Overview: This is a predicted structure of a 532-nucleotide part of an RNA (small-subunit ribosomal RNA, 5' domain) from an uncultured bacterium. Rfam family: Bacterial small subunit ribosomal RNA. Gene Ontology terms of the family: ribosome and structural constituent of ribosome. Model confidence (mean pLDDT): 83 of 100.
Context: one part of a larger RNA
RNA sequence: GGAUGAACGCUGGCGGCGUGCUUAACACAUGCAAGUCGAACGGAGAUAUCAUUUUCGAAGCGAUUAGUUUACUAAGAGUGGAGAUGUUGAUAUCUUAGUGGCGGACGGGUGAGUAACGCGUGGGUAACCUGCCUUACACUGGGGGAUAACACUUAGAAAUAGGUGCUAAUACCGCAUAAUGAGAGGAGACGCAUGUCUUCUGUCUGAAAACUCCGGUGGUGUAAGAUGGACCCGCGUCUGAUUAGCCAGUUGGCGGGGUAACGGCCCACCAAAGCGACGAUCAGUAGCCGGCCUGAGAGGGUGAACGGCCACAUUGGGACUGAGACACGGCCCAAACUCCUACGGGAGGCAGCAGUGGGGAAUAUUGGACAAUGGGGGGAACCCUGAUCCAGCGACGCCGCGUGAGUGAAGAAGUAUUUCGGUAUGUAAAGCUCUAUCAGCAGGGAAGAAAGAAAUGACGGUACCUGACUAAGAAGCCCCGGCUAACUACGUGCCAGCAGCCGCGGUAAUACGUAGGGGGCAAGCGUUAUCC
Repeated sequence: GGAUGAACGCUGGCGGCGUGCUUAACACAUGCAAGUCGAACGGAGAUAUCAUUUUCGAAGCGAUUAGUUUACUAAGAGUGGAGAUGUUGAUAUCUUAGUGGCGGACGGGUGAGUAACGCGUGGGUAACCUGCCUUACACUGGGGGAUAACACUUAGAAAUAGGUGCUAAUACCGCAUAAUGAGAGGAGACGCAUGUCUUCUGUCUGAAAACUCCGGUGGUGUAAGAUGGACCCGCGUCUGAUUAGCCAGUUGGCGGGGUAACGGCCCACCAAAGCGACGAUCAGUAGCCGGCCUGAGAGGGUGAACGGCCACAUUGGGACUGAGACACGGCCCAAACUCCUACGGGAGGCAGCAGUGGGGAAUAUUGGACAAUGGGGGGAACCCUGAUCCAGCGACGCCGCGUGAGUGAAGAAGUAUUUCGGUAUGUAAAGCUCUAUCAGCAGGGAAGAAAGAAAUGACGGUACCUGACUAAGAAGCCCCGGCUAACUACGUGCCAGCAGCCGCGGUAAUACGUAGGGGGCAAGCGUUAUCC
């Protein structure tokens, strides 16, 4: 000098873009963060229409009777059937607890562990898997038994658990058919050792599911692609020898088990190997990289934000389901902690977004919206999405802008100093003439929104444009002995104090304190910490 996820002191006008628990992987109140599909299924509920039937029953018509002004009034059996109400059935629309499907393995967080094929880089798999998607071929036949929901009921404070009875499916299970699957035999081609590929024969096993608004959407098998993963190998990857020997499934073989797959991965038997001064083992520290900072480079430091990989989800262990997990907002067990309890027993996991306590020098809102981008489900409409897009807070950083411009000598007043003449502040101010960026006010007002038309914007009446109006509302911080740009006066008197190094202060201190003046940077300036 440069740099920082910074902090502290003084100060602080505006905007844009970024960025914000580096400490306790400490504990967490509350809300939200993963749902969706009724075009898989049986129910349940609501509404509308039609039919059915129960009860009530308006208008109109009106036998008859009474009064009288003889053509009017009143009563009225009966007829009539608008409408209301309940039952049952059908159709349509809507809602959805349960069964079922897909998704909860992505997205989001953190860096505790890990010195390792974890990561980086380059290869290998003739030792492997891959839901959804794409392509090709073939098929989608015919049956069965259950079960939730529901009803009744039992136990329990609850969480929940059980019994009896009924019912559906794209839920579950046989059967048929299909092989390029398995094992056996034969033939051929090839390679990289185990082998790989093609083909023939007969044997064995082994599939499916329907829905529909009739347009489609699905289901099964095989082969291939794409995508994503798994495993193996070469090289590289911090410090300590005041850690020198380490290891018993240890090292190898044979046979088996297991796996998607190779393998002591696991097991039985056999052999006694294997690693190490080219640093094994042990101990300490640490997520790795693209990058970032610095530097002319070589190198040194670092791994916040963004991107890739890995690991973890209170601690430890385990498997289940599934294409994929040994699964952050799934399950089981153990442990610590917290909460509920009728004391018998139960519930929980913010290293998701906000937020709270605690720790700390120190780090933000319990905000808005799915409008865009993307993700899950759905045929779609749409639903969900603290991913994301935005807004809020913080000079935390970078960048930009402003706090006025011109003129103005009576060199005003004030202040400081003085050799009392003056000198400095200083064109500085005042005065005069202008301008209006920012902020404030008023009017207009986006793009981001795309698909056949229409509709659809959280941000936001934001950005931007225009108008009127006032120099008004907007400057500090550090330094002035040398290094190092910038000097005088007073106070103090080795005191009080300063200080990065040299050093300054004991009566004329340009070094302490204050004032005037000056220098530097500037919405910042200085200090501290760390790296080059």